[in-house]
Molecule: transfer RNA
Organism: Candidatus Cytomitobacter indipagum
RNA sequence: GCCGUUGUAGCUCAGGGGUAGAGCGUUCCCUUGGUAAGGGAGAGGCCGAGAGUUCAAAUCUCUCCAAUGGCA
Numbered sequence: 001g002c003c004g005u006u007g008u009a010g011c012u013c014a015g016g017g018g019u020a021g022a023g024c025g026u027u028c029c030c031u032u033g034g035u036a037a038g039g040g041a042g043a044g045g046c047c048g049a050g051a052g053u054u055c056a057a058a059u060c061u062c063u064c065c066a067a068u069g070g071c072a
Stems, first nucleotide, its partner, number of pairs: 001071007010024004018055001026042005048064005
């Protein structure tokens, strides 16, 4: 330099047009004589940035950024 893949909650990952979920973690409550385990409820993300298409974009298109893989 060229061609891909990935970017979503504190962490690991789903979701691929109709306003985002899980597990772990975290906060509160219940259960216990007390822990652990278990159960219930909550907080936490405008989805890497910008632009375009669309009635509507995390999702499709383009550019850029970052990480990663292959080729040279």